[in-house]
Context: one part of a larger RNA
């Protein structure tokens, strides 16, 4: 000198863009943060319409149909998105490869299929236990829930043979064994059809995107840590996994690592990057992006394409809460917010309008992701606090050799301007889709494409523009001995104090305090801390 997620002191007009618990991975009141689908299913409730029956002509009952809501069965999603950095010195990360050792829901392309049966169960009704959380028994019912059989080109496993290739199990051909489906829902009609369309479904092949595993190389300190290791190192058989492998197990052998630093200890999430520097390098890893790990602490599996699962389950522990003392409930390192700690870090806001995500055929619903607003000079950038003229120079202040000098064109005054400000008026872009209608394509009223019309904005009456008014609303902080730009007077008298270093202060202090003046930076200026 530069830099900062900064803090402190004094001061403070506006806007834009960013950033904002670095400490206690301490503890948390309250609200919200993951739902959705009635075009999978049964049942229930309510209104209009339609049909039928009864009628005292007021109406009542049943069915259908549409819509709706809390719960239930079922499907998909809760493995994404969001948070944090505790642990981890490791194939965790980065980079380059390998996987002939692997998986992959939704999505895309292609091939083939979707036949025929069955038994339950929740909801519901009844009943019982319990303070509650909740639970039991009996009875009824449905499905895209569960399940038997058939079908099997292909797929999977076993056996045999041949060809090609690879370090051998990779590709092709023949025979044998086992294996699936939703018969669904909605719509259309000329033919009411096991027909067509849409969405679902099953098997197989391929793709895209995603993931698992393995390897080379790379990036901290410590030798005042020199030896470490028994599932340890390798083999065989078996198990397990999507898959290789001591990953696990039985047996066998006695190996494996290490001064090119093993083992131990300390510290630490890694990277793209960021800061600094001419570079080499050094330091850092907050925001943003990629990867990893974690979710009160420890352990475990279940479900599933995917988890050993932040707002799922089970066990143990700690803590908090409820209790009728028998037993239960909870876990903000999601968004706000509280408390504690601390030098220190924000609102218990608005909206799903946009982007994105989940579900749904769609309308739509959900979304503290996100978009915005609020608070904070925390940082960077931009603007303003007026402009021109104006005296051999007002007053006042300060100094003085008493002549004057300086503050100083500064003020006043005159002439302007209106960025800002105040008042008034106008007023966006961000919005295009979806839906509806028409046309083209088409067997088609699916789908797709095009055109037309209507609608949709949290921010926000915001940005921006126009008019009016009036210099009107807006300057401080630090320093002035040398380094280092800028000096005098008074007070004080080794006192009070200053200080980054050298050092000032003991009676004329350019170094302390005040004033005047000057210098520097400026909505900031200084100080402290840390890095280069």
């Nucleotide at each position: 000198g530069g830099a900062c997620g900064a803090a402190c002191g004094c001061u403070g007009g506006c806007g834009g863009u960013g950033c904002g618990u670095c400490u206690a991975a301490g503890a948390c009141a309250u609200g919200c943060a993951a739902g959705u689908c009635g075009u999978g299913c049964g049942a229930u409730u309510a209104a209009a319409g339609c049909u039928c029956c009864c009628u005292u002509c007021g109406g009542g009952g049943a069915g259908u149909g549409u819509a709706u809501a809390a719960a239930g069965c079922g499907g998909c999603g809760g493995a994404c998105g969001g948070g944090u950095g505790a642990g981890u010195a490791a194939c965790a990360c980065g980079u380059a490869g390998c996987u002939a050792a692997c998986c992959u829901g939704c999505c895309c392309u292609c091939u083939g299929g979707a036949c025929u049966g069955g038994g339950a169960u929740a909801a519901c009704g009844g009943u019982g236990c319990g303070a509650a959380a909740g639970c039991g028994c009996c009875g009824c019912u449905a499905a895209u829930a569960c399940u038997g059989g058939a079908u099997a080109c292909g797929c999977c496993g076993g056996a045999a043979g041949g060809u090609c290739u690879u370090c051998c199990c990779g590709a092709c051909c023949u025979u044998u064994c086992g294996u699936g489906a939703a018969a669904g829902u909605g719509g259309g009609c000329u033919u009411u059809g096991u027909u067509c369309c849409a969405c679902a479904c099953c098997a197989g092949a391929g793709g895209a995107g995603g993931g698992g595993g393995c390897u080379g190389c790379g990036g901290c300190c410590u030798a005042u840590u020199a030896g470490c290791u028994u599932g340890u190192u390798g083999g065989u058989g078996g198990g397990g996994u999507a898959a290789u492998g001591g990953c696990c197990u039985a047996c066998c052998a006695a190996g494996g690592c290490u001064a090119c630093a093993a083992u131990g200890g300390g510290u630490a999430g890694c990277u793209g990057a960021u800061c600094u520097g001419a570079g080499a390098g050094g330091a850092u890893g907050g925001u943003c992006a990629g990867c990893c790990a974690c979710a009160c602490u420890g352990g475990g599996a279940c479900u599933g394409a995917g988890a050993c699962a932040c707002g799922g389950c089970c066990c143990a522990g700690a803590c908090u809460c409820c209790u009728a003392c028998g037993g239960g409930a909870g876990u903000c390192a999601g968004c706000a917010g509280u408390u504690a700690a601390g030098a220190a870090u924000c609102u218990u806001g608005c909206a799903c309008a946009a982007u994105g995500g989940g579900c749904g055929a769609a309308a739509g619903c959900c979304u503290g992701a996100u978009g915005c607003a609020g608070c904070g000079a925390c940082a960077c950038c931009g603007c303003g606090u007026g402009a021109g003229c104006g005296a051999c120079g007002a007053a006042g202040g300060c100094c003085u050799u008493c002549g004057g000098g300086u503050u100083g064109u500064a003020a006043a005054g005159c002439u302007c301007u209106u960025u800002u400000c105040u008042g008034g008026g106008g007023g966006a872009a961000g919005a295009a889709a979806c839906c509806a209608g028409c046309g083209a394509u088409u067997a088609a009223u699916a789908g797709u494409c095009g055109c037309u019309a209507u609608c949709u904005g949290a921010c926000g009456g915001u940005a921006c523009c126009c008019c009016a008014g009036g210099a009107a609303u807006a300057a401080g902080c630090c320093u002035c001995g040398g380094c280092u730009a800028a000096u005098u007077a008074c007070g004080u008298g080794c006192c009070a104090g200053c200080a980054g270093c050298c050092g000032c202060g003991g009676u004329a202090a350019u170094a302390c305090g005040u004033a005047a003046g000057a210098g520097g930076c400026a909505a900031g200026c200084g100080u402290u801390g840390u890095c280069c």
Predicted 3D model of a 532-nucleotide part of an RNA (small-subunit ribosomal RNA, 5' domain) from a metagenome. Its Rfam family is "Bacterial small subunit ribosomal RNA". The full RNA is in RNAcentral, with records from SILVA. The coordinates come from a structure-prediction model, not an experiment, and the mean pLDDT is 82.